[in-house]
RNA sequence: UGUUUAUAAAGAAGAGGUAAGAGACUAGGCUCAAUGACCCUCUAGCAACCAUCAAAUAUGAAAAGGUGCUACAUCCUAGCCUAAUUAUUAGGAAAUAUAAACG
Numbered sequence: 001u002g003u004u005u006a007u008a009a010a011g012a013a014g015a016g017g018u019a020a021g022a023g024a025c026u027a028g029g030c031u032c033a034a035u036g037a038c039c040c041u042c043u044a045g046c047a048a049c050c051a052u053c054a055a056a057u058a059u060g061a062a063a064a065g066g067u068g069c070u071a072c073a074u075c076c077u078a079g080c081c082u083a084a085u086u087a088u089u090a091g092g093a094a095a096u097a098u099a100a101a102c103g
Stems, first nucleotide, its partner, number of pairs: 001103008013043005021032003025079005044070003049066002052061003074095001080092005
């Protein structure tokens, strides 16, 4: 970096550093941000995908290991399709993120 599978309306903070934007892409919004956001490090916590233990499997337990995560529903809507409706509603994709396997 690519493919496949699963999940995504729950949950969870503080300090130090840094210094201007940040919330995946595009567009429209709405929020956060010099009272220091975003990001990095440390500590803490949340979760339970892999691994661990039990179990024939499903499943259950624990949270020491490998991860991941800790504003706002993946912050909201649209982006492609279907159906109904008279330009809105519903559903499904797609995209994104995380994990595992394979290349």
The prediction has a mean pLDDT of 86. Predicted 3D model of a 103-nucleotide RNA (SAM riboswitch aptamer (S box leader)) from Flammeovirga sp. SJP92. Of the family's consensus pairs, 91% are formed in the model. It matches the Rfam family "SAM riboswitch aptamer (S box leader)". About the family: The SAM riboswitch is found upstream of a number of genes which code for proteins involved in methionine or cysteine biosynthesis in Gram-positive bacteria. The sequence is in RNAcentral, with records from Rfam and Ribocentre.